This is a predicted structure of a 72-nucleotide RNA (transfer RNA) from a Minisyncoccia bacterium. Rfam family: tRNA. Its family is annotated with triplet codon-amino acid adaptor activity in the Gene Ontology. It is annotated as a transfer RNA. The organism belongs to Minisyncoccia, within Bacteria. RNAcentral holds the sequence, with entries from ENA. Its mean pLDDT, the model's own confidence on a scale to 100, is 81.

RNA sequence: GCCCCUGUAGUUAAAUGGAUAUAACAGUCCCGUCCUAAGGGAUAGUUGGCGGUUCGAUUCCGUCCAGGGGCA
Numbered sequence: 001g002c003c004c005c006u007g008u009a010g011u012u013a014a015a016u017g018g019a020u021a022u023a024a025c026a027g028u029c030c031c032g033u034c035c036u037a038a039g040g041g042a043u044a045g046u047u048g049g050c051g052g053u054u055c056g057a058u059u060c061c062g063u064c065c066a067g068g069g070g071c072a
Base pairs, nucleotide, nucleotide: 001071002070003069004068005067006066007065010025011024012023013022018055027043028042029041030040031039048064049063050062051061052060
C1' cells in the first nucleotide's frame, strides 16, 4: 500500500428494513436478616463518527475512526 472481518448498556451477547432496540451478569433503590448473604420486587443506562437511500435504518450504500486477520 491492497483486500477481508468486527464495532449495540459497565461486561457478554440478541434483534430478516417496521410497535417503546432485548436478555443475562454488574449498578442503584426497596423487601428480606440481629448483621451480612441467599432469595424476591422495582429502576437507570446502549446501536463508533459524519453523510446518503427509504414513508421508515442496528440492518442497505459511501467515507472516516478504532480493533483483528491475510497478501505484498